[in-house]
Context: one part of a larger RNA
Molecule: small-subunit ribosomal RNA, 5' domain
Organism: uncultured bacterium
RNA sequence: GGACGAACGCUGGCGGCGUGCCUAACACAUGCAAGUCGAACGGAGAAAUUAUUUCGGUAAUUUCUUAGUGGCGAACGGGUGAGUAACACGUAAACAACCUGCCUUUUAGAUGGGGACAACAUCUCGAAAGGGAUGCUAAUACCGAAUGUUUUGGGAUCAUCGCAUGACGAUUCCAAUAAAGGUGGCCUCUAUUUAUAAGCUACCGCUAAAAGAGGGGUUUGCGUCUGAUUAGCUAGUUGGUGGGGUAACGGCUCACCAAGGCGAUGAUCAGUAGCCGGUCUGAGAGGAUGAACGGCCACACUGGGACUGAGACACGGCCCAGACUCCUACGGGAGGCAGCAGUGGGGAAUCUUCCGCAAUGGGCGAAAGCCUGACCCAGCAACGCCGCGUGAAGGAAGAAGGCUUUCGGGUUGUAAACUUCUUUUAUCAGGGACGAUAAUGACGGUACCUGAUGAAUAAGCCACGGCUAACUACGUGCCAGCAGCCGCGGUAAUACGUAGGUGGCAAGCGUUAUCC
Numbered sequence: 001g002g003a004c005g006a007a008c009g010c011u012g013g014c015g016g017c018g019u020g021c022c023u024a025a026c027a028c029a030u031g032c033a034a035g036u037c038g039a040a041c042g043g044a045g046a047a048a049u050u051a052u053u054u055c056g057g058u059a060a061u062u063u064c065u066u067a068g069u070g071g072c073g074a075a076c077g078g079g080u081g082a083g084u085a086a087c088a089c090g091u092a093a094a095c096a097a098c099c100u101g102c103c104u105u106u107u108a109g110a111u112g113g114g115g116a117c118a119a120c121a122u123c124u125c126g127a128a129a130g131g132g133a134u135g136c137u138a139a140u141a142c143c144g145a146a147u148g149u150u151u152u153g154g155g156a157u158c159a160u161c162g163c164a165u166g167a168c169g170a171u172u173c174c175a176a177u178a179a180a181g182g183u184g185g186c187c188u189c190u191a192u193u194u195a196u197a198a199g200c201u202a203c204c205g206c207u208a209a210a211a212g213a214g215g216g217g218u219u220u221g222c223g224u225c226u227g228a229u230u231a232g233c234u235a236g237u238u239g240g241u242g243g244g245g246u247a248a249c250g251g252c253u254c255a256c257c258a259a260g261g262c263g264a265u266g267a268u269c270a271g272u273a274g275c276c277g278g279u280c281u282g283a284g285a286g287g288a289u290g291a292a293c294g295g296c297c298a299c300a301c302u303g304g305g306a307c308u309g310a311g312a313c314a315c316g317g318c319c320c321a322g323a324c325u326c327c328u329a330c331g332g333g334a335g336g337c338a339g340c341a342g343u344g345g346g347g348a349a350u351c352u353u354c355c356g357c358a359a360u361g362g363g364c365g366a367a368a369g370c371c372u373g374a375c376c377c378a379g380c381a382a383c384g385c386c387g388c389g390u391g392a393a394g395g396a397a398g399a400a401g402g403c404u405u406u407c408g409g410g411u412u413g414u415a416a417a418c419u420u421c422u423u424u425u426a427u428c429a430g431g432g433a434c435g436a437u438a439a440u441g442a443c444g445g446u447a448c449c450u451g452a453u454g455a456a457u458a459a460g461c462c463a464c465g466g467c468u469a470a471c472u473a474c475g476u477g478c479c480a481g482c483a484g485c486c487g488c489g490g491u492a493a494u495a496c497g498u499a500g501g502u503g504g505c506a507a508g509c510g511u512u513a514u515c516c
Base pairs, nucleotide, nucleotide: 001516002515003514006512007511008510009509010508013388014387015386016385017384018383019381020380021346026344027343028342030341031340032339035072036071037070040069041068043066044065045064046063047062048061049060050059051058052057079299080298081297089223090222091221092220093219094218095217098216099215100214103212104211105210106209107208108207109206111145113143114142120135121134122133123132124131125130151176152175153174154173155172156171157170158169160167161166181204182203183202184201185200186199190197191196192195225271226270227269232262233261234260237259238258239257240256241255242254243253244252274296275295276294277293278289279288280287281286301322302321303320304319305318324335325334326333327332352378356375360374361372362371363370364369391421392420393419394418401412402411403410404409426453427452428451429450430449431448435443460505461504462503463502464501465486466485467484471500472499473498474497475496481488482487
């Protein structure tokens, strides 16, 4: 000198764009943050219409709402950095050892049955949370059977190829293995019969398989902090055979066998730490750093575990244990903000319990749409960067006042007053967007434009001995104090305090901490 997620002191006009718990991964009141589909299903409720009516109703149709069954989503998005020195990350490769819902393309199919369980009804236990028993019922829920393009497993024959285990293709035999319907339209076929469907058709779905895309899993080379005042470490340890397990290779796991494996090129142990793109600095080499934004990883009160699923060992799912908090009828229950706001606490220190789904994106849905504290916006904070303003021109009786003086003057100083202008900004009034290609705008009557008023609403902070730009007076008297270093102060202090003046920067200025 530069930088900063900064803090503190004094001061403070406006706008744009950003940023804002670095400390206690401390504890959390309250609200919201993941739902959606009635075009999968049977009910329930409401309304309307029609028919019938003993005027109580009953039946059918349509529309709306929906607790439950079922589907998809909830593994994304959002947060945090505790752990981790590791194939966690970065980079370059490998998988002839792998998986993949939704999406795209292609091939083939979708036959015919069955039995339940919720809801509901009745009874019943419990303070509650929540259950239990009996009975009824639907489905794109569940389960057999059929078919079997293909796929999987096994066998045979042939061809091609590679990088060791091997890979791929053709023909053929045996065995195993699928499916679900819904909505709209139509009457050509079929069946009833003149308009319906079990028929046909369009769309959305369903099943099996191949391929793609995107996503994930695994392995490997190289790189990745400090300490030797840590020198030896290791028994599933290292390898083999076999069984098991996984989507998959593998001591991943188990039985047996062998005795190996790592290490001064630093094993092990200990400390510290999420990694990177980047950021800061520097001419560069390098050094420091990893806030915001983006990629990856890990975690979700602490520890452990699996279930469901294409995907989790799952932040707002389940089970167990623990600590803590709350409710209780003492028998038993409930909870998890490192989501968005917000509270207490800690701290030098870090914001609103705001508006909206209008845009972008996501989930569900055929769609209308619903949900979305993602996001878009607004609020607070000079926290940062950038921009603008606090007036301009003229004006010497060099006014008054202040300070100083050798008492003549000097200085503040064209500074002010005064004159003539301007209106950025401000205030008021009027118009008023883009963002939205038809409709739909939270932001917002915002930005912006026009007009009116009137210099009107707007300057401080630090320094002045040398380094280092800028000096005098008074007070004080080794006191009070200053200080980054050298050092000032003991009666004439340009170094302390005040005043005048001056220098520097400026809505900031200085100090402190940290990095280069």